[in-house]
RNA sequence: GGGCUGUAGUUUAACCUGGCAGAACGCCAGACUGAAGAUCUGGAUGUUGAGGGUUCAAAUCCCUCCGGCCCC
Numbered sequence: 001g002g003g004c005u006g007u008a009g010u011u012u013a014a015c016c017u018g019g020c021a022g023a024a025c026g027c028c029a030g031a032c033u034g035a036a037g038a039u040c041u042g043g044a045u046g047u048u049g050a051g052g053g054u055u056c057a058a059a060u061c062c063c064u065c066c067g068g069c070c071c072c
Stems, first nucleotide, its partner, number of pairs: 001071006009025004019056001027043005049065005
């Protein structure tokens, strides 16, 4: 210098083609159990890496920066 990547506690979807941020696991409560596990029911959880720009509207498009991986 070039490419890829960063979203919930964890793994990640949505990104290309702008329009309600979702799933699984985990966590909490209840049911069940002697107790626990499993199972069932309910619940909470995101400044979408940071800052700025464009837009009625940005996880998504543009710019800069930071972290990680790969190549030269």